Annotation
The RNA shown here (c-di-GMP-I riboswitch aptamer) has 79 nucleotides and comes from a Planctomycetaceae bacterium. Its Rfam family is "c-di-GMP-I riboswitch aptamer". Its family is annotated with cyclic-di-GMP binding in the Gene Ontology. Its mean pLDDT, the model's own confidence on a scale to 100, is 85.

RNA sequence: UGAACGAAAACGCAUACCCGUCGCGAGGCGGUGACGCAAAACCAUGGGUCUCGCGACGCGAGAUCGCCAGGUUCCCGAA
Numbered sequence: 001u002g003a004a005c006g007a008a009a010a011c012g013c014a015u016a017c018c019c020g021u022c023g024c025g026a027g028g029c030g031g032u033g034a035c036g037c038a039a040a041a042c043c044a045u046g047g048g049u050c051u052c053g054c055g056a057c058g059c060g061a062g063a064u065c066g067c068c069a070g071g072u073u074c075c076c077g078a079a
Base pairs, nucleotide, nucleotide: 005077006076012037013036018031019030020029021028022027035066041072042071043070045069046068047067048064049063050062051061052060053059054058
């Protein structure tokens, strides 16, 4: 120094609830607040789940990456 790994500390992110706002909705954004997180950063590519519509055992349009997998990037540093 790299890979793998995850003790400590620092930095960082922010679930539920509540408030505002946008959306038919799933949900998004901002504030508040911390359940948790080394990828809980980014990408809807595959699967899952959820929403709406329809000519409905499927098709279409969406949501979710804090459901899992995959891809890209990244802080710190003991064993």

The sequence was found by an Rfam model in a public genome assembly. The source organism's lineage runs through Bacteria, Planctomycetota, Planctomycetia, Planctomycetales and Planctomycetaceae.